[in-house]
RNA sequence: AACAUGAAAAGGCAAACCGAUCGUGAGGUUGGGACGCAAAACUAUGAGUCUUCGAGUCUUCAUAACGAAGAUUGUCAGGUUACCAGU
Numbered sequence: 001a002a003c004a005u006g007a008a009a010a011g012g013c014a015a016a017c018c019g020a021u022c023g024u025g026a027g028g029u030u031g032g033g034a035c036g037c038a039a040a041a042c043u044a045u046g047a048g049u050c051u052u053c054g055a056g057u058c059u060u061c062a063u064a065a066c067g068a069a070g071a072u073u074g075u076c077a078g079g080u081u082a083c084c085a086g087u
Base pairs, nucleotide, nucleotide: 002087003086005085006084012037013036017032018031019030020029021028022027035074041080042079043078045077046076047075048072049071050070051069052068053067054066057062
């Protein structure tokens, strides 16, 4: 320096759930917790999923599709950076 590598060790992250708090909501933050994770680090760029509002054919209702604004990187890709060990 490269890797399409992760047996053991060191160190790291932390799902569900519970408390507090913010948000109409999806969810966010924080404390506990530990299902898992070798990028479960960062980034909403593409796709997916979810939320709110609008609009909508219609006697009524409003599922899908549509428009707007959002959420999610622990759904999958793309981009950026990186620890320990191994080869």

A computed fold for an 87-nucleotide RNA from an uncultured bacterium, annotated as c-di-GMP-I riboswitch aptamer. The model forms 89% of the base pairs in the Rfam consensus. The prediction has a mean pLDDT of 81.